Predicted 3D model of a 71-nucleotide RNA (transfer RNA) from Patescibacteria group bacterium UBA6816.
It matches the Rfam family "tRNA". The family's RNA type in Rfam is transfer RNA. From the family's description: Transfer RNA (tRNA) molecules are approximately 80 nucleotides in length. Gene Ontology term of the family: triplet codon-amino acid adaptor activity.
Lineage of the source: Bacteria > Bacteria candidate phyla.
The coordinates come from a structure-prediction model, not an experiment, and the mean pLDDT is 81.
[in-house]
RNA sequence: GCGGUCAUAGUUCAAUGGUAGAACACUUCUCUGUGGAAGAAGUAAUGAGGGUUCAAUUCCCUCUGACCGCC
Numbered sequence: 001g002c003g004g005u006c007a008u009a010g011u012u013c014a015a016u017g018g019u020a021g022a023a024c025a026c027u028u029c030u031c032u033g034u035g036g037a038a039g040a041a042g043u044a045a046u047g048a049g050g051g052u053u054c055a056a057u058u059c060c061c062u063c064u065g066a067c068c069g070c071c
Base pairs, nucleotide, nucleotide: 001070002069003068004067005066006065007064010024011023012022013021018054026042027041028040029039030038047063048062049061050060051059
């Protein structure tokens, strides 16, 4: 220099154009002599910028970062 894969909640992962979900974690409550466990409720996310579309996490382009291959 060229090509490819990936980027979603604090963490690990879903969601193949139509209201972004789960588990663990966190907060509150119940229970308990205290803690833990258990139960109930809640907070929280699409890497950045454009384009297509009635509608984009999803399709297209560029950029940033990580990884892999070729030279």